[in-house]
Molecule: c-di-GMP-I riboswitch aptamer
Organism: Syntrophaceae bacterium
RNA sequence: GAGCGAUAAAGCCAAACUUCGAGUAAUCGAAGGGCGGAAAGCCACGGGUCCCAAAUUUCUGGGAUAGCCGGGUUGCCGAA
Numbered sequence: 001g002a003g004c005g006a007u008a009a010a011g012c013c014a015a016a017c018u019u020c021g022a023g024u025a026a027u028c029g030a031a032g033g034g035c036g037g038a039a040a041g042c043c044a045c046g047g048g049u050c051c052c053a054a055a056u057u058u059c060u061g062g063g064a065u066a067g068c069c070g071g072g073u074u075g076c077c078g079a080a
Stems, first nucleotide, its partner, number of pairs: 004078002012037002017032006035067001041073003045070003048065006
């Protein structure tokens, strides 16, 4: 350094739900709250799922989801 992930150490993030706000919606932001997480840091590239519009034969277009999976990239610690 890489692989790997411990009843280690320091920490980190924050599900559902509640309140407020944004959005047609999916959903997102803030505060509270903790289900959980070794990348539950970031990226919409591929797939999946969800929303909106059109079409209604069948072809789509826009958006969301990274805590759905794969992939890319960056990072803390150092036992076996």